[in-house]
Context: one part of a larger RNA
RNA sequence: CUGGGUUUAAAGGGUGCGUAGGAGGGCAGGUAAGUCAGUGGUGAAAUCUCCAAGCUUAACUUGGAAACUGCCGUUGAUACUAUCUGUCUUGAAUACCGUGGAGGUGAGCGGAAUAUGUCAUGUAGCGGUGAAAUGCUUAGAUAUGACAUAGAACACCAAUUGCGAAGGCAGCUCGCUACACGAAUAUUGACUCUGAGGCACGAGAGCGUGGGGAUCAAACAGGAUUAGAUACCCUGGUAGUCCACGCCCUAAACGAUGGAUACUCGACAUACGCGAUACACAGUGUGUGUCUGAGCGAAAGCAUUAAGUAUCCCACCUGGGAAGUACGACCGCAAGGUUGAAACUC
Numbered sequence: 001c002u003g004g005g006u007u008u009a010a011a012g013g014g015u016g017c018g019u020a021g022g023a024g025g026g027c028a029g030g031u032a033a034g035u036c037a038g039u040g041g042u043g044a045a046a047u048c049u050c051c052a053a054g055c056u057u058a059a060c061u062u063g064g065a066a067a068c069u070g071c072c073g074u075u076g077a078u079a080c081u082a083u084c085u086g087u088c089u090u091g092a093a094u095a096c097c098g099u100g101g102a103g104g105u106g107a108g109c110g111g112a113a114u115a116u117g118u119c120a121u122g123u124a125g126c127g128g129u130g131a132a133a134u135g136c137u138u139a140g141a142u143a144u145g146a147c148a149u150a151g152a153a154c155a156c157c158a159a160u161u162g163c164g165a166a167g168g169c170a171g172c173u174c175g176c177u178a179c180a181c182g183a184a185u186a187u188u189g190a191c192u193c194u195g196a197g198g199c200a201c202g203a204g205a206g207c208g209u210g211g212g213g214a215u216c217a218a219a220c221a222g223g224a225u226u227a228g229a230u231a232c233c234c235u236g237g238u239a240g241u242c243c244a245c246g247c248c249c250u251a252a253a254c255g256a257u258g259g260a261u262a263c264u265c266g267a268c269a270u271a272c273g274c275g276a277u278a279c280a281c282a283g284u285g286u287g288u289g290u291c292u293g294a295g296c297g298a299a300a301g302c303a304u305u306a307a308g309u310a311u312c313c314c315a316c317c318u319g320g321g322a323a324g325u326a327c328g329a330c331c332g333c334a335a336g337g338u339u340g341a342a343a344c345u346c
Base pairs, nucleotide, nucleotide: 004317005316006315007300008299012314014201015200016199017198021194022193023192025088026087027086028085029084030083031082033081034080035077036076037075038074039073040072041071042070049065050064051063052062053061054060091191092188093187094186095185097182098181099180100179103177104176105175106174107173108172109171110154114150115149116148117147118146119145120144121143125136126135162169163168206247207246208245209244210243211242216240220236221235222234223233258313259312260311261310262309263308266291267290268289269288270287271286272285273284274283295302296301319346320345321344328339329338330337331336
C1' cells in the first nucleotide's frame, strides 16, 4: 500500500453555504466511447511452460509447440454505463391558505434586588467565621422609612418544554426579518445528494479605540489557617464583566456518534399541526424523550432520532513517549492560531 476501522480502545472537520470533482429517478428512441463477441496485423530472439532429441546421466545444448494475458485495425451485439433527443411524476422546488416558537436584529418601556447619595427615626455596636481577626462605626454605623441616581441581570411561569446550521437564544411591547411544519389543490419537470480548495458564522477568555462602571472579581493588599500557605476561609480590590466599532478563531465547540436516501417488531409520554370533535377513544404528519425485541457490539450498550440492513460523497486513524513540540510557510497588533516532523527512547 491493501485490508480494517472512527460513542467509550488511535480516529467525525466547531457549524453552514457552495466551486471543481465524485455519485445519482421512471419510460421510449438515436449513437456506439466504455463493455462484450468474431476476425486481420503486430507482439524480435533468448528466458518461462510442455513434448522430443544430443553429450554414459544431470546441469547444459538443440528442435518443435504453446505462451507472450498487450497494442492497432476491422466487422458485429446493445443488457448495463456514457452521450443526444423526446416524455413522465414519485425525488426536489415554487405558488395559495393556515399554524408555531427564549430564531435573528433595532427601538421603547417595566418591577424586584444591589450599590451610592440626601433626609428622618434611633443608639452602640455592625460585619464576618469552624473560631477569629483585618474592615466599618459616637465625625452617629448596622437596622427601619421616604426620596433620588446608576449600571447590570430578568425570580415565579420553567418542563426529559420550545427555537436555531452550530456557537447559542428567556421580563414586556412594537418595527424589520429568517425559518420550520400541516392540509388540499395547482405549477416546474430530476432542477438531486455530497463537497477537496474557497467563503461566511463561530461560547468564554484575550487584544485595539472610545464610552460605561452597580454587582461580581484574575492580579494585588491585609487578616486568618499552617511547620510553611505565594492556596483553600475572611475583609478589601484593579483589569475584566456591560455598550459601539474592529480583531482574535480556540473549547469536554459533546450525542465524545459527519451529511443524504431507502428499508426494518412493539409500548408509553410529550410539543405543535391535520382529521374528527364528547379533555371519550383510536387515526395521521413533523419534532422531543423513556423502555424493549430482532439485529449489531469486546462489553457497557445502541435499538425507526441505530451504534441494525444497504448505497453515495466528504473528513479522519495506523503502538506509547518525544509532541500538537521543532523547523518552514500562511494568518494575527499581540497573545497566539493553522499546517506539522525527526533524532532519541520504551
Predicted 3D model of a 346-nucleotide part of an RNA (small-subunit ribosomal RNA, central domain) from an uncultured bacterium. The full RNA is in RNAcentral, with records from ENA, Greengenes and SILVA. Rfam family: Bacterial small subunit ribosomal RNA. Gene Ontology terms of the family: structural constituent of ribosome and ribosome.